[in-house]
Molecule: transfer RNA
Organism: Minisyncoccia bacterium
Order: sequence, then C1' cells, then structure tokens
RNA sequence: GGGCGCGUAGUUUAGUGGUAGAACGACGCACUCCAAACGCGUCAGUGGUGGUUCGAUUCCUCCCGCGCCCG
Repeated sequence: GGGCGCGUAGUUUAGUGGUAGAACGACGCACUCCAAACGCGUCAGUGGUGGUUCGAUUCCUCCCGCGCCCG
C1' cells in the first nucleotide's frame, strides 16, 4: 500500500428499513436480628460525516478505531 470482517449501555451481546431489547454491573426499595441470596424499581447505548428513503442501528460513500490476510 491492497483485500476482508467488526464497531449498539460501564462489560458481553440481540435487533438487518417503522418504539432499540436482554444478561451482568451500579444505585435505591422491600425481605432479614444482621448480611447474603431472591424479588421490585431506577440508571445507561446505535464510532463520526455525507447520501438514499416518507422513515436508517439496519442500505451506500468517505473517515476513525480494532482484528485477520496479501504484498
């Protein structure tokens, strides 16, 4: 330098055009003699830019980052 893949919550991830879910985590409440566990609730997210579309996390361009391969 070229090719391919990936990028969603603090972490691991689902969702492939129409409201973004889950688990773990953190915090609060309840339970308990106290604590743990369990239960309920809250917190928190689509890497950036432009385009297509009535509508983009999803499709396309470029950039950024990570990984693999080729030279």